FMN riboswitch aptamer (RFN element) from a soil metagenome, 106 nucleotides, folded computationally. Its mean pLDDT, the model's own confidence on a scale to 100, is 84.

């Protein structure tokens, strides 16, 4: 210093109105370690402060069983979690965002 850097519902039901309710379905950002949404740290986001540049905090959710020298990571079972703002109550739609990033490549 370029490039790159998140996915999921034209499914059924109630209803004036719902991808938001209920019933199903489906989806998993970066780095470490036996391969990881659910360990560990970070990124996103959110709140305060401050002209700014930054600075300080807060952040979700897993257990049996087998295998092995080693797995909360493979394998089989059965859960569970998802930021802000709009809207009929949102992980999946629309919005900030043609944006920042962990980081990875060249």
């Nucleotide at each position: 210093u370029u490039u790159c850097a998140g996915g999921g519902g034209c499914g059924g039901g109630u209803g004036u109105a719902a991808u938001u309710c209920c019933c199903c379905a489906c989806c998993g950002g970066c780095a470490g370690u036996a391969a990881a949404g659910u360990c560990u740290g970070c990124g996103a986001g959110c709140c305060g402060c401050a002209a700014a540049a930054g600075c300080g905090g807060c952040u979700g959710a897993u257990u049996g069983a087998g295998u092995g020298a080693a797995a909360c990571u493979c394998u089989c079972a059965a859960a569970c979690c998802g930021a802000c703002g709009g809207u009929a109550u949102a992980g999946u739609c629309c919005g900030g965002a043609u944006g920042a990033a962990a980081g990875a490549a060249a």